[in-house]
Molecule: transfer RNA
Organism: Deltaproteobacteria bacterium
RNA sequence: GCGCCCAUAGCUCAGCUGGAUAGAGCGCCGGCCUACGAAGCCGGAAGUCGUACGUUCGAAUCGUACUGGGCGCG
Numbered sequence: 001g002c003g004c005c006c007a008u009a010g011c012u013c014a015g016c017u018g019g020a021u022a023g024a025g026c027g028c029c030g031g032c033c034u035a036c037g038a039a040g041c042c043g044g045a046a047g048u049c050g051u052a053c054g055u056u057c058g059a060a061u062c063g064u065a066c067u068g069g070g071c072g073c074g
Base pairs, nucleotide, nucleotide: 001073002072003071004070005069006068007067010026011025012024013023019057028044029043030042031041032040050066051065052064053063054062
């Protein structure tokens, strides 16, 4: 330098044949329970979906560029 893959909640990930309220598990906070904890049960907070621009009535999802990470080739 070239090619391919990945980037979604604090962490690990799903969703990616475009459809409109963006989800799960773990973790975190509150409550119930308990003598106190753990476990269990109930509830809650947390995300400009890496950034920008574009396509579209509509974008996490499609296109382009860039950023970061991984793999391969030279």